Model confidence (mean pLDDT): 84 of 100. This is a predicted structure of a 347-nucleotide part of an RNA (small-subunit ribosomal RNA, central domain) from an uncultured bacterium.

Context: one part of a larger RNA
RNA sequence: UUGGGUUUAAAGGGUCCGUAGGCGGAUCUGUAAGUCAGUGGUGAAAUCUCAUAGCUUAACUAUGAAACUGCCAUUGAUACUGCAGGUCUUGAGUAAAGUAGAAGUGGCUGGAAUAAGUAGUGUAGCGGUGAAAUGCAUAGAUAUUACACAGAACCCGGAUUGCGAAGGCCAGCUCACUAGCUGUACACUGACGCUGAUGGACGAAAGCGUGGGGAGCAAACAGGAUUAGAUACCCUGGUAGUCCACGCCGUAAACGAUGGAUACUAGUUGCCGGGUCGUAAGAUUCGGUGGCCAAGCGAAAGUGAUAAGUAUCCCACCUGGGGAGUACGCUCGCAAGAGUGAAACUC
Repeated sequence: UUGGGUUUAAAGGGUCCGUAGGCGGAUCUGUAAGUCAGUGGUGAAAUCUCAUAGCUUAACUAUGAAACUGCCAUUGAUACUGCAGGUCUUGAGUAAAGUAGAAGUGGCUGGAAUAAGUAGUGUAGCGGUGAAAUGCAUAGAUAUUACACAGAACCCGGAUUGCGAAGGCCAGCUCACUAGCUGUACACUGACGCUGAUGGACGAAAGCGUGGGGAGCAAACAGGAUUAGAUACCCUGGUAGUCCACGCCGUAAACGAUGGAUACUAGUUGCCGGGUCGUAAGAUUCGGUGGCCAAGCGAAAGUGAUAAGUAUCCCACCUGGGGAGUACGCUCGCAAGAGUGAAACUC
């Protein structure tokens, strides 16, 4: 490279936007670049292939043919692709009115719980465990009542739910601003589409910088236990951190371990949100989200219209295990590190 693959064996980029590129709906006309056919020229000789001949044969040599799959010119063909022009509406999109939603950003606000504080009642224990001890407590704890205060998270509803491109710390209530999806019936634009190397934006947790905040929880750390030991599991404490603002980091089992788009292919049963018909019960249809399955697929597990089925287009990735996601170099980063990414050697 060809071929084959990527749920679980190696392999789908964390997600989206989008440049170049690749691919692209129906129909008509023209053109003839690609494409196809004919003819002419050229494609040196040798070599290769075939036939015949010459050295006793062979190697070798000679003669002839074929071939040289190419290029150029010219004459035609017009299905497909391209190019130019016109038309169309089913792909795509726009406007109008509307439903649903924990979609986003900023503000206002609420109650329960917890801790600490003050005051009252009250007295000897409390707390914790498998059992204990460290710890707290006569300087009055624990318990209980009242007041005031702080930070963080939002009981029930709550779900097999909903929303978001993904991440999702998207879940109290409410206000303002903003975004997207969806169905409906008509109107409008008329292929404006799909994918997307490089690039850009977003991107859990932890971590980093500056300034705040700090109730609870809690790496590190200290003590008590356990144990042969116990740098652990259990207990008592406890600092970063967790929270907020701004700026970095750019990674995760970032998972559906399943890239995106389009079309088609038996059923059955739920849920969410619309539309139509119907007085209602209900029927039907569109979008989303689940369960069980036919065929098919699959090594099997399984999957099965939300495909891992049948096809087409585009991107990404894989090529035995280890060495190794390491070394070196480069780029990015304050750092931590991230990205790119080998080889020797070995089995």
The RNAcentral record of the full RNA draws on ENA and Greengenes.